About this RNA:
Transfer RNA from a Patescibacteria group bacterium, 71 nucleotides, folded computationally.
RNA sequence: CGCGGGGUGGAGUAAUGGUAUCUCAUCAGGCUCAUAACCUGAAGACGCUCGUUCGAAUCGAGCCCCCGCAA
Numbered sequence: 001c002g003c004g005g006g007g008u009g010g011a012g013u014a015a016u017g018g019u020a021u022c023u024c025a026u027c028a029g030g031c032u033c034a035u036a037a038c039c040u041g042a043a044g045a046c047g048c049u050c051g052u053u054c055g056a057a058u059c060g061a062g063c064c065c066c067c068g069c070a071a
Base pairs, nucleotide, nucleotide: 002069003068004067005066006065007064010024011023012022018054026042027041028040029039030038047063048062049061050060051059
């Protein structure tokens, strides 16, 4: 330099172009003599820019980063 895959709350992971999912973690409440477990609730995310569209995590272009293959 070329080709392919990927980037989503703190970690992991899903998502036909139409309310961003689930698990763990965190916080609050309940339960308990108390802790754990259990139950309920809350906060927290689409790598960046531009474009297409009524509407973009999703489609297109460029850039950044990570992994792999070839050289």

Overview: RNAcentral holds the sequence, with entries from ENA.